A computed fold for a 63-nucleotide RNA from Caldicoprobacter algeriensis, annotated as Fluoride riboswitch aptamer (crcB RNA motif).

């Protein structure tokens, strides 16, 4: 290069990375939340789907 046979993975879960479970999707799964007729507008929660570490940011207090 080329056939064989055997094996198995993919992408998702409202802001960032990895590890574990778990869930859910190949016809797609996903793409937060109130008010507001639709909307404009205006708030509010959260870096997880859940746990743990990092990083980023916001708050308190200490050196």
């Nucleotide at each position: 290069u080329a056939a064989a046979u055997a094996c198995u993975g993919g992408g998702c879960g409202a802001u960032g990375g990895a590890g574990u479970c778990c869930g859910c999707c190949a016809u797609a799964a996903a793409c937060g939340c109130g008010u507001a007729a639709a909307g404009a507008a205006c708030g509010c929660u959260g870096a997880u789907g859940a746990c743990u570490c990092c990083u980023a940011c916001a708050a308190a207090u200490a050196a």